[in-house]
RNA sequence: CCACGCGGGAGAGACCCCGGCAGGGGCGCCGACGGGGCAAUACUCCCCAGUAACCUCUCAGGCACCACGGACCGCGUGGA
Numbered sequence: 001c002c003a004c005g006c007g008g009g010a011g012a013g014a015c016c017c018c019g020g021c022a023g024g025g026g027c028g029c030c031g032a033c034g035g036g037g038c039a040a041u042a043c044u045c046c047c048c049a050g051u052a053a054c055c056u057c058u059c060a061g062g063c064a065c066c067a068c069g070g071a072c073c074g075c076g077u078g079g080a
Stems, first nucleotide, its partner, number of pairs: 001079008013027001015026004028063003034059001035057003041052004
C1' cells in the first nucleotide's frame, strides 16, 4: 500500500399538488459513495503550467424515524 471481517460514522422539507395505496409531479435543500472542475487553497515548478482534495459544481445520488448507502477513523486477519 491492497483485500476481507467487525465497530463507529454526518448532512438536507413529517413541504405543496395529484392519487385509495403504491407512486408521480413541483419548488426548496444536502454532499462524506461515484462523476465534473480549478475561483480561492495546498503541493510541485525558474516562469508558463501541472496535480490534488474534506475545495468547488450538484450530473447522478440523497433529504422524518427505520433500513440501505456512506468518505473517513479504530481493531483484527491475510497478501504485496
A computed fold for an 80-nucleotide RNA from uncultured Nocardiopsis sp., annotated as Glycine riboswitch aptamer.
Its mean pLDDT, the model's own confidence on a scale to 100, is 83.
Lineage of the source: Bacteria > Bacillati > Actinomycetes > Streptosporangiales > Nocardiopsis.
The sequence is in RNAcentral, with records from MGnify.